[in-house]
Molecule: transfer RNA
Organism: Planctomycetota bacterium
RNA sequence: GGCACGGUACGCUAACGGGAAAGCGACGAAGCUCAAACCUUCGCGAGUGUGGGUUCGAAUCCCACUCGUGCCA
Numbered sequence: 001g002g003c004a005c006g007g008u009a010c011g012c013u014a015a016c017g018g019g020a021a022a023g024c025g026a027c028g029a030a031g032c033u034c035a036a037a038c039c040u041u042c043g044c045g046a047g048u049g050u051g052g053g054u055u056c057g058a059a060u061c062c063c064a065c066u067c068g069u070g071c072c073a
Stems, first nucleotide, its partner, number of pairs: 001072007010025003018056001027043005049065005
């Protein structure tokens, strides 16, 4: 440099045109315990890398840029 895939919360990871996003961990609280951990219950955070476009409607489709990973040279 070329090609492919990807960027969604503090971390990981779904939803893949149709009610603006489900779950796990982390974190907070309560129960339990002498206390802590474990366990159980409840609570908590994001508008989806950036900028445009298409559409009645975009995390999702298209273009550019940017960052990361892999392959090729």